Predicted 3D model of a 75-nucleotide RNA (transfer RNA) from a Fidelibacterota bacterium.
[in-house]
RNA sequence: GUCCCGUUCGUUCAGUGGUUAGGACUCAGGAUUUUCAUUCCUGCAACAGGGGUUCGAGUCCCCUACGGGAUACCA
Numbered sequence: 001g002u003c004c005c006g007u008u009c010g011u012u013c014a015g016u017g018g019u020u021a022g023g024a025c026u027c028a029g030g031a032u033u034u035u036c037a038u039u040c041c042u043g044c045a046a047c048a049g050g051g052g053u054u055c056g057a058g059u060c061c062c063c064u065a066c067g068g069g070a071u072a073c074c075a
Base pairs, nucleotide, nucleotide: 001071002070003069004068005067006066007065010025011024012023013022018055027043028042029041030040031039048064049063050062051061052060
């Protein structure tokens, strides 16, 4: 240099092109408990950036960035 794969709440894992992007853990508040722990309820919080296709994009296409893998040339 070329090709392939990946990037989603704080972490991790889901998500047929179509309602408000979901689960678990964490965190915050509350209930339960004499207290702590456990258990239960509620809440906060995310689609790497840009462009395109489409009535509609986290999802399909292109570019960029970052991470991983494979491989060639020169010296």

Background: The coordinates come from a structure-prediction model, not an experiment, and the mean pLDDT is 80.